[in-house]
RNA sequence: GGCCCUAUCGUCUAGCCCGGUUCAGGACGCUGGGUUCUCAUCCCAGUAACACGGGUUCGAAUCCCGUUGGGGCCG
Numbered sequence: 001g002g003c004c005c006u007a008u009c010g011u012c013u014a015g016c017c018c019g020g021u022u023c024a025g026g027a028c029g030c031u032g033g034g035u036u037c038u039c040a041u042c043c044c045a046g047u048a049a050c051a052c053g054g055g056u057u058c059g060a061a062u063c064c065c066g067u068u069g070g071g072g073c074c075g
Base pairs, nucleotide, nucleotide: 001074002073003072004071005070006069007068010028011027012026013025020058029047030046031045032044033043034042051067052066053065054064055063
C1' cells in the first nucleotide's frame, strides 16, 4: 500500500442478513427496599447504550459512502 472482518448500557451480549408499533431485550455489576440477629443467598424495583460524519427512505442500531479505533490476510 491492497483486501476482509469488526465497533450497542460500567462489563459481556441479543437484535442487523429480511428497515417500522410501546421503554432497544437479557446476564453480571451498581443503588434502594424486602427477607435475616448480622452477612451471604433469594425476591422486588431502579440504573445506563446503538463509535463519528454524511447519504438513501415517509421511517435507519439495521441499507450505502467516508472517517476513526480494534483484529486478520496478502505484498
Molecule: transfer RNA
Organism: Parcubacteria group bacterium